The prediction has a mean pLDDT of 82.
The RNA shown here (transfer RNA) has 75 nucleotides and comes from an uncultured Alphaproteobacteria bacterium.

[in-house]
RNA sequence: GCCGCAGUAACUCAGGGGUAGAGUAAUUCAUUGGUAAUGAAUAAGCCGGCAGUUCGAUUCUGCCCUGUGGCACCA
Numbered sequence: 001g002c003c004g005c006a007g008u009a010a011c012u013c014a015g016g017g018g019u020a021g022a023g024u025a026a027u028u029c030a031u032u033g034g035u036a037a038u039g040a041a042u043a044a045g046c047c048g049g050c051a052g053u054u055c056g057a058u059u060c061u062g063c064c065c066u067g068u069g070g071c072a073c074c075a
Base pairs, nucleotide, nucleotide: 001071002070003069004068005067006066007065010024011023012022013021018055026042027041028040029039030038048064049063050062051061052060
């Protein structure tokens, strides 16, 4: 350099045009003599960035960034 894959909550991941969820973690409460476990509730997201298409984009398209895999080239 070329061709892919991935980027969504603190972590691991779903979702895939009509403004986003789960598990774990966190906080609070219940329970216990106390702790763990368990149950209930709460909070936590510019959905990597910039444009384009659209009435509407996390979702589709282009470019870029980051990570990762394959191939090639130079030394």
Its Rfam family is "tRNA". Rfam classes the family as a transfer RNA. Its family is annotated with triplet codon-amino acid adaptor activity in the Gene Ontology.